[in-house]
Context: one part of a larger RNA
RNA sequence: GCCUGCAAGUUAAUCUUUGUGGCAAGGUUAAGGGAGUUACACCCGUAGCCGUAGCGAAAGCGAGUCUGAAUAGGGCGUACAGUCGCAAGGAUUAGACCCGAAACCGGGUGAGCUACCCAUGGCCAGGGUGAAACGAGUGUAAAAUCUCGUGGAGGCCCGAACCUACUAACGUUGCAAAGUCAGGGGAUGAGCUGUGGGUAGAGGUGAUAUGCCUAACGAACUCGGAGAUAGCUGGUUCUCCUCGAAAUAGCUUUAGGGCUAGCGCCAUGUGUUAAAUAUCGGAGGUAGAGCACUGGAUGGGCAAGGGGGCUUAUAGCUUACCGACCCCAACCAAACUCCGAAUGCCGGUAUUCCAGAACAUAGUAGUCUGACUGCGGGAGAUGAGUUUCGUAGUCAAAAGGGAAAGAGCCCAGAUCAUCAGCUAAGGUCCCUAAAUUCUGGCUAAGUGGUAAACGAUGUGAGGUUGCUGUAACAACCAGGAGGUUUGCUCAGAAGCAGCCACCCUUUAAAGAGUGCGUAACAGCUCACUGGUCAAGCGAUCUUGCGCGGAAAAUUUAACGGGGCUAAGCCAGGUACCGAAGCUAUGGGCUUCAGCUUUGCUGGAGCGGUAGAGGAGCGUUCUGUCAGCUGUGAAGGUCGACCGGAAGGACGGCUGGAGUGGGCAGAAGUGAGAAUGCAGGC
Numbered sequence: 001g002c003c004u005g006c007a008a009g010u011u012a013a014u015c016u017u018u019g020u021g022g023c024a025a026g027g028u029u030a031a032g033g034g035a036g037u038u039a040c041a042c043c044c045g046u047a048g049c050c051g052u053a054g055c056g057a058a059a060g061c062g063a064g065u066c067u068g069a070a071u072a073g074g075g076c077g078u079a080c081a082g083u084c085g086c087a088a089g090g091a092u093u094a095g096a097c098c099c100g101a102a103a104c105c106g107g108g109u110g111a112g113c114u115a116c117c118c119a120u121g122g123c124c125a126g127g128g129u130g131a132a133a134c135g136a137g138u139g140u141a142a143a144a145u146c147u148c149g150u151g152g153a154g155g156c157c158c159g160a161a162c163c164u165a166c167u168a169a170c171g172u173u174g175c176a177a178a179g180u181c182a183g184g185g186g187a188u189g190a191g192c193u194g195u196g197g198g199u200a201g202a203g204g205u206g207a208u209a210u211g212c213c214u215a216a217c218g219a220a221c222u223c224g225g226a227g228a229u230a231g232c233u234g235g236u237u238c239u240c241c242u243c244g245a246a247a248u249a250g251c252u253u254u255a256g257g258g259c260u261a262g263c264g265c266c267a268u269g270u271g272u273u274a275a276a277u278a279u280c281g282g283a284g285g286u287a288g289a290g291c292a293c294u295g296g297a298u299g300g301g302c303a304a305g306g307g308g309g310c311u312u313a314u315a316g317c318u319u320a321c322c323g324a325c326c327c328c329a330a331c332c333a334a335a336c337u338c339c340g341a342a343u344g345c346c347g348g349u350a351u352u353c354c355a356g357a358a359c360a361u362a363g364u365a366g367u368c369u370g371a372c373u374g375c376g377g378g379a380g381a382u383g384a385g386u387u388u389c390g391u392a393g394u395c396a397a398a399a400g401g402g403a404a405a406g407a408g409c410c411c412a413g414a415u416c417a418u419c420a421g422c423u424a425a426g427g428u429c430c431c432u433a434a435a436u437u438c439u440g441g442c443u444a445a446g447u448g449g450u451a452a453a454c455g456a457u458g459u460g461a462g463g464u465u466g467c468u469g470u471a472a473c474a475a476c477c478a479g480g481a482g483g484u485u486u487g488c489u490c491a492g493a494a495g496c497a498g499c500c501a502c503c504c505u506u507u508a509a510a511g512a513g514u515g516c517g518u519a520a521c522a523g524c525u526c527a528c529u530g531g532u533c534a535a536g537c538g539a540u541c542u543u544g545c546g547c548g549g550a551a552a553a554u555u556u557a558a559c560g561g562g563g564c565u566a567a568g569c570c571a572g573g574u575a576c577c578g579a580a581g582c583u584a585u586g587g588g589c590u591u592c593a594g595c596u597u598u599g600c601u602g603g604a605g606c607g608g609u610a611g612a613g614g615a616g617c618g619u620u621c622u623g624u625c626a627g628c629u630g631u632g633a634a635g636g637u638c639g640a641c642c643g644g645a646a647g648g649a650c651g652g653c654u655g656g657a658g659u660g661g662g663c664a665g666a667a668g669u670g671a672g673a674a675u676g677c678a679g680g681c
Stems, first nucleotide, its partner, number of pairs: 001681006011094013026050003032044003054061002064076004097235002100232001104225006115199009124189001126158003129154001133150005162186003166183002169180002201217001203213003210219001238616006248261005262367002264364002267361004273357001275352008288339001289337002294333003298329004305322002307319004370395010400411003415587004420583003426577003429562003435574001437573006448564001454548002458545010475532005481505003487499002511526001515524002588606008617670001619667007627659002635654005641648002
């Protein structure tokens, strides 16, 4: 891992609701007893319980009573059948659907491992170093000292046994639940070790590591309390039919739990009360807008007042300063409003309307983690696949078609069948079902098929305006002068460093000069003018589609691909494709209504998680009725049969002794999941 078997809402008591049955103003026995049996039954037993009357704290009174001074008012009552079984739903108490802790407490068992201690034994090759002390000599007044020798100390040195465990490799389903190999450390000591004994879990022992106390010790093991408790995790076994949620509010030592409400289901009742639309009537202060209030904030005018200066100084003058109020113009506001919608909300009336609508009562669930998208806000950075509200939708609990692929987007809600038809979103060159469809435009960028500020004689459309056959725009030919080098400044300043001024003259025209240039001049050029030529040439605004701006890491890789100049974009038309939508034909089921009532006709319906309700299948046993079986039961196996499902027949072979059906009843009643349990492989 697979296979087979086992494996989870039970039982008892009490309460409550529903169904059903008995009796009924009553209902019913409990313990116990009688007789009796295979057994269930049967009979007695009225103690008790519930009901038949309530009110009051009570005395008590009583269809009333309590309060009260009250014949007042008010509270609770007075009409409405119960009770005992059986079955089912729910609750409570019990282990209470099953498995699962870490832990807590009690009694015992452990020091044959290991920690420390006690008693008694054992062991430490060999080599080195050479302390004290002593002796001799030296030396001295005597010593100290020095030299040599003897000597053999040491938690001394080197190094086996022995003990240890510092490093690396191997080993890691090992040789081994701690080892092997190569090195390392100690090795006469706080050494190592044998045997016997001691200390016990609220404890011992400990050169403290929370170490060790029989291979997992912050409190051993074992049995018991014990099925501890588990707001937590996992699991919870046949089928079909109908309906079908929630992820919210309040409270909570509450936040992943609960209680009540909300939303679901079932039953009974009311019978359109619901909803939508129309119309009528209401309340309101949002969007927008506005500045009349409250505040903010800009420019101008007028200007009180202030600052500065002057001054005969208490009265004035003045100003490139600041500037309230007021006026004009233009603005801003969730906690501003002179105003003020659309929707929504409330109510009346009418119409449509059977939709599993609304409401009431009773019983009984699940839900309290929500997700995204559009719209209206808050928080955040007008960040987030962020967070928090409101509102609508979808998902959740929804399959199908589209978006290449895709919970939440678009279309659309799957009862079943069909080799029939029509459509939605979206599409119609090929992959790929259907237009290489029609009309008019745009785009040249593969834009389409990512992106901004900003930039640009891209190109289409529209507007305003200037010049122009008395010749524009562009190009070419020619002129572009004089006072004058204006004045100032300056070393110089002559159109062209800079400052002021910006005139006059000759002219077809020519600036006290547009740019380049020079040290300064010079030189080139422009404005401006004439000629040649010849018909449009500029400026600006709005707008459509494009261009640049544009750099990333697997592979072209930012159209799904091929590929496309339309097969791209805009506007319009026609046709077609396209879904489990709609239609057609047939079948099943639910529910409502009617009827010629056990069926038929007609209407409405049948996606579904948690969950509720309904109807069934099968297993084991019991009762009863009628059966089958050695002319072959159960079981096994094969088969093209029947049923809407769980399932049920029949036949062959196998097997070799029991067993199925109808009607009732009772349950150890259904397995794929629990790191389930046992066995097999």
The part of an RNA shown here (large-subunit ribosomal RNA, domain II) has 681 nucleotides and comes from an activated sludge metagenome. Its Rfam family is "Bacterial large subunit ribosomal RNA". Model confidence (mean pLDDT): 85 of 100.